[in-house]
RNA sequence: GCGCCGCUAGCUCAAUCGGCAGAGCAACUGGCUCUUAACCAGUAGGUUGAAGGUUCGAUUCCUUCGCGGCGCACCA
Numbered sequence: 001g002c003g004c005c006g007c008u009a010g011c012u013c014a015a016u017c018g019g020c021a022g023a024g025c026a027a028c029u030g031g032c033u034c035u036u037a038a039c040c041a042g043u044a045g046g047u048u049g050a051a052g053g054u055u056c057g058a059u060u061c062c063u064u065c066g067c068g069g070c071g072c073a074c075c076a
Base pairs, nucleotide, nucleotide: 001072002071003070004069005068006067007066010025011024012023013022019056027043028042029041030040031039049065050064051063052062053061
């Protein structure tokens, strides 16, 4: 340099043909318990990497850029 994959809640990951953004863990509150852990119930938590485009409507399609990973090429 070229190609491919990934980026969504604090962490790990889903989201069907483009149609209300979710789960587990963690956090917080309450219950239970002598206490802790465990267990049970609930609450909160999102610029879907960034900027544009298409569309009535974009996590999803298109363009550019950023970050990470893999492969290939170059390397007197």
Transfer RNA from a Gemmatimonadota bacterium, 76 nucleotides, folded computationally. The source organism's lineage runs through Bacteria, Pseudomonadati and Gemmatimonadota.